[in-house]
Molecule: THF (Tetrahydrofolate) riboswitch aptamer
C1' cells in the first nucleotide's frame, strides 16, 4: 500500500425451564411525546430499542380430576444465524 477478517447495542430462529393469559391481557399494525444506547475512539439519523397517551384490528378451548391445548405470549439459559445505517481512525491476519 493493497487484500481478507474479527469483535456492540440489537434482530431472528431452535431447544430446555419458569411464568401469563385463554373471564382476553399480551403479541403485531398505525398516530404522537418522552428517554436510551449504538464495534476499541469520535461523529450520529430519516434507522434501532424501552417506556407512557391515544386509534383500528383481533383468538381455541377441553377435561370430574391430574392434566392436555390454544396464544405471531412474557421472561431466564444454551446453540445457530443475522448485525457498526453512514463518516474518520483504529484492531488481527497475509502479499
Nucleotide at each position: 500500500c493493497a487484500c481478507a477478517g474479527a469483535g456492540u447495542a440489537g434482530g431472528c430462529g431452535u431447544g430446555c425451564g419458569c411464568g401469563c393469559g385463554u373471564a382476553a391481557a399480551g403479541u403485531g399494525u398505525c398516530c404522537g411525546g418522552u428517554g436510551g444506547a449504538c464495534g476499541g475512539g469520535g461523529a450520529g439519523u430519516u434507522g434501532c430499542c424501552a417506556g407512557c397517551g391515544g386509534a383500528a384490528c383481533g383468538a381455541a378451548g377441553a377435561g370430574c380430576g391430574a392434566u392436555c391445548g390454544c396464544g405471531g405470549u412474557g421472561c431466564g439459559c444454551a446453540c445457530g444465524c443475522c448485525g457498526c445505517a453512514u463518516c474518520c481512525c483504529g484492531c488481527u491476519g497475509c502479499u